[in-house]
């Protein structure tokens, strides 16, 4: 420098291809349960989907441009 891969909840990660209500396991906070913990169980809180922009009635999904990791060429 050229190409390719990842970024989404605290972590680990579907969802993107084909645009239409943001999820799932765990961890968190309530309660039942237990002498207490742990396990169970039920419920709940928690997201500008990496940043900026554009295309569009409607973008996590299309498009440009850009940060950060990794990988592969020079």
């Nucleotide at each position: 420098c050229g190409g390719g891969a990842a970024g989404u909840a605290g972590u680990u990660c579907a969802g993107c291809c084909c645009g239409g209500u943001g999820g799932a396991a765990u961890g968190c906070c309530u309660g039942c349960u237990u002498u207490g913990g742990g396990a169970g169980c039920a419920g709940g809180a928690g997201g500008u989907c990496g940043c900026a922009g554009g295309u569009u009635c409607g973008a996590a999904u299309c498009c440009u441009g850009u940060c950060u990791u990794c990988c592969c060429g020079a």
Molecule: transfer RNA
Organism: Bacteroidales bacterium UBA1735